[in-house]
Order: sequence, then C1' cells, then structure tokens
RNA sequence: GCACCCAUAGUCUAGUGGUAUGAUACGGCCUUGCCAAGGCUGAGGCGCGGGUUCAAUUCCCGCUGGGUGCA
Repeated sequence: GCACCCAUAGUCUAGUGGUAUGAUACGGCCUUGCCAAGGCUGAGGCGCGGGUUCAAUUCCCGCUGGGUGCA
C1' cells in the first nucleotide's frame, strides 16, 4: 500500500429496515439475628459524518479505532 472482518450500557452479548435482548456489575425494596445466596424493581447503550427510505443499530459512501491475510 491492497483485500476482508469487527465496533451496541462499566464489562460481555443478542438483534440486522418498524418501541434494542439478556447476563454481570451498580442503586432501591423484600427475605435473614448479621453476611452471603435468592426474589422483585430501577437507572444506564447502537464509534463519528453524510446518503437512501415514511422509518436506519440494520442498507450505501467516507472517516476513526481494532483484528486477519497478501505485498
């Protein structure tokens, strides 16, 4: 330099045009003599900029970061 893949909450992860899923961590409550475990509940997320569309996390282009291969 070229090609391909990936980017979603503090961490890990599902989803791939129509209200974004779960786990873990965190806050509150219940339970217990206390702690742990367990139950209920809450807050928190689609890397950035454009385009297509009634509607974009999803499709297209570019950028940034990471990975793999070739040279």